[in-house]
Context: one part of a larger RNA
RNA sequence: CUCCGGUUAAGGAACUCGGCAAAAUGCCCCCGUAACUUCGGGAUAAGGGGGGCCUCAGUAAAGUGAUUGUCUUCGCGACAUGAGCUUGAGGAGGCCGCAGUGACUAGAGCCAAGCGACUGUUUACCAAAAACACAGGUGCAUGCGAAGCCGUAAGGCGAUGUAUAUGCACUGACGCCUGCCCAAUGCUGGAAGGUCACGGAGAGAGGUUAGCGCUUGUCGCGAAGCUUCGAACUUAAGCCCCAGUGAAAUUCCUUGUCGGGUAAGUUCCGACCUGCACGAAUGGCGUAACGACUUGGCUACUGUCUCAACCGGAGACUCG
Numbered sequence: 001c002u003c004c005g006g007u008u009a010a011g012g013a014a015c016u017c018g019g020c021a022a023a024a025u026g027c028c029c030c031c032g033u034a035a036c037u038u039c040g041g042g043a044u045a046a047g048g049g050g051g052g053c054c055u056c057a058g059u060a061a062a063g064u065g066a067u068u069g070u071c072u073u074c075g076c077g078a079c080a081u082g083a084g085c086u087u088g089a090g091g092a093g094g095c096c097g098c099a100g101u102g103a104c105u106a107g108a109g110c111c112a113a114g115c116g117a118c119u120g121u122u123u124a125c126c127a128a129a130a131a132c133a134c135a136g137g138u139g140c141a142u143g144c145g146a147a148g149c150c151g152u153a154a155g156g157c158g159a160u161g162u163a164u165a166u167g168c169a170c171u172g173a174c175g176c177c178u179g180c181c182c183a184a185u186g187c188u189g190g191a192a193g194g195u196c197a198c199g200g201a202g203a204g205a206g207g208u209u210a211g212c213g214c215u216u217g218u219c220g221c222g223a224a225g226c227u228u229c230g231a232a233c234u235u236a237a238g239c240c241c242c243a244g245u246g247a248a249a250u251u252c253c254u255u256g257u258c259g260g261g262u263a264a265g266u267u268c269c270g271a272c273c274u275g276c277a278c279g280a281a282u283g284g285c286g287u288a289a290c291g292a293c294u295u296g297g298c299u300a301c302u303g304u305c306u307c308a309a310c311c312g313g314a315g316a317c318u319c320g
């Protein structure tokens, strides 16, 4: 000097990317226990107190129940008795130590946020997670010699099942919800309602005049043709409806701005909305419980540090 273990004045995270590591907590009994909550939980929440040994005394009590007795409807019946054994508080008095779950073994806790509901699963040998799975939800396919899958086929799985079944895909407990777009691409089907344009359709009405009429007029009626207007009916799309959240695991500018916490806060929490480039089952937003997950804060605790020292062991080193 290296490794392993132990102790340390005063301070107590000033260390550091970060309390990494270490310290601290720890068992049993009693008291006591918040927000929130899906009323189950949260909870060993938190926070306190006690714990050894001797004597009364293996005591009170509880469990078991030998034996014996009484009754008897004679039953594997009922009642009483209570030996022995097992468990064993609570109390009173006393004893010792710094210390009594005397060693060993045996949760640190709290607050807030993100993500994932949860228990599970995973990169055998650098990743255990927010990834996968999950119960639940949705869509599609499939009527049974089912669809789908393996196989050239026979045959088999599906299934000795039968749509409350099976296969595939997406989402992922629960709560509140899940809007608009069918142009593109793909698949499926084969023609609902109200409103509604051009167009179609043409009921009906008008103009014109061959002709006819008479009271012979600037008159009346009036076919066809030409022409003007035009109702029902028919006719496509459109319209007939609209959350939450947000500088975020998403914000470039950005250490955005304001507020909180600190003496001081690029992180964190609460708001704002100017969303470079959130957004509704490639689900949106919440959410108790849970997590060797991630982030921020606090208490306790400490050699992490100020700042190092000493002790024990094993090496290194020297001699042999």
Stems, first nucleotide, its partner, number of pairs: 001315008010306002014304001019301001027051005036041001038173001052095005061087004068080004096100001108299007115291002120132002136171007148157003174286004193240003199234002204229005211221003214217001244278001245275001256272005
This is a predicted structure of a 320-nucleotide part of an RNA (large-subunit ribosomal RNA, domain IV) from a wastewater metagenome.
Its mean pLDDT, the model's own confidence on a scale to 100, is 85.
RNAcentral holds the full RNA, with entries from SILVA.